[in-house]
RNA sequence: UUUCAGGGCGUGGUGAAAGUCCACACCGGCGGUGAUAGGAGAGAUGUAUUAUGAGAUUCUCCUUAAGUCCGCGAGCAUUUGCAGAACCAGUGAGAAUCUGGUACCGACGGUAUAGUCCGGAUGAAAGAAA
Repeated sequence: UUUCAGGGCGUGGUGAAAGUCCACACCGGCGGUGAUAGGAGAGAUGUAUUAUGAGAUUCUCCUUAAGUCCGCGAGCAUUUGCAGAACCAGUGAGAAUCUGGUACCGACGGUAUAGUCCGGAUGAAAGAAA
């Protein structure tokens, strides 16, 4: 410099009116961490020995792994701030990340009260790739 960079309301109920309420349903940005899972290579040792085959632990590399653990972003207010949510059980030396279960959270404006519709936004941006 260029390109890329967010998913989701289906069924029923109430009502004059609801993708907004109620019951069930559905969704999860970016970086890090990591007891994830898979793959590749090296390889002690041992068997046999011309060759070769098997290959623990370990080491290296690649892919992959958190909405609620840490940080960032959008947003609001204006220089410095504000900014959501997780427990229980299991395994284990160790669980904030594994497995199972049950919960919870989700900017602003509009409108019958909105994480899922419309709008600012053909925008901006954490960042990623070349």